[in-house]
Parts: sequence; structure tokens; C1' cells
RNA sequence: GAGCCUGCUUAGCUCAGAGGUUAGAGCAUCGCAUUUGUAAUGCGAUGGUCAUCGGUUCGAUUCCGAUAGUCGGCUU
Repeated sequence: GAGCCUGCUUAGCUCAGAGGUUAGAGCAUCGCAUUUGUAAUGCGAUGGUCAUCGGUUCGAUUCCGAUAGUCGGCUU
């Protein structure tokens, strides 16, 4: 490098959510309060093509397929 098998892909980062109509947490960022000031703490806010395309369904982030990327294993 090539082939095969398995898992994963959701916010800037780490992850949860496993069909039901506004998709969440922590950290980070920003604002306010507190402080002489910073840190810490408290309150609030911002932030998403749920990898891409297609299928199933009344309805898909969730199920199925393909593709892409990536972790691991086996063969060569």
C1' cells in the first nucleotide's frame, strides 16, 4: 500500500439522547452581579446542515443501504 471484519461520526471540546413534532448536559466563549482589582462563585445569553446522499415511515438525529472520514483487529 491492498483486501476483509467490527465499532464510531450530534455545539469550539468531551459526550448524552435509540422513532413523536422547539435536540440536551458539562467545559469553553460573552454579558451582568459580587470584589479595591483578579480568581472563584451565582444568574443569564450565544452557539447545531445530528458526516454526505438515498430508502422505509403519517413522522427519521434515531431504522436500512451506499459513500466519505476515523479507531481497532485479521490476511497479504
This is a predicted structure of a 76-nucleotide RNA (transfer RNA) from Helianthus anomalus.
The prediction has a mean pLDDT of 81.
The organism belongs to Helianthus, within Eukaryota.
Its Rfam family is "tRNA". About the family: Transfer RNA (tRNA) molecules are approximately 80 nucleotides in length.
RNAcentral records the identical sequence in 2 taxa.